A computed fold for a 76-nucleotide RNA from an Acholeplasmatales bacterium, annotated as c-di-GMP-I riboswitch aptamer. The prediction has a mean pLDDT of 77. It was read from a public genome assembly, where an Rfam model found it.
RNA sequence: AAUGUAUAAAGGCAAACCCGGGGAAACUCGGCGACGCAAAGCUAUAGGACCUGUAAAAUGGUAGCCAGCUGUCAUU
Numbered sequence: 001a002a003u004g005u006a007u008a009a010a011g012g013c014a015a016a017c018c019c020g021g022g023g024a025a026a027c028u029c030g031g032c033g034a035c036g037c038a039a040a041g042c043u044a045u046a047g048g049a050c051c052u053g054u055a056a057a058a059u060g061g062u063a064g065c066c067a068g069c070u071g072u073c074a075u076u
Base pairs, nucleotide, nucleotide: 001076002075003074004073012037013036018031019030020029021028022027035064041069042068043067047066048065049062050061051060
């Protein structure tokens, strides 16, 4: 560097529902929970796409949509 792996090793993260809080909303924080995940780690004006909202407008939101960056183990 490349490939593989969630049925190898060490581990990690936490969907939906429900409860409480924040927000105009999308959504988000905490708790419970565990659908799943080889990066479900990080990056949101200024990579694209989508959602909310507005007469129009995003320095509003989604990284568990694609994408970019970094990284564990094994093999070559």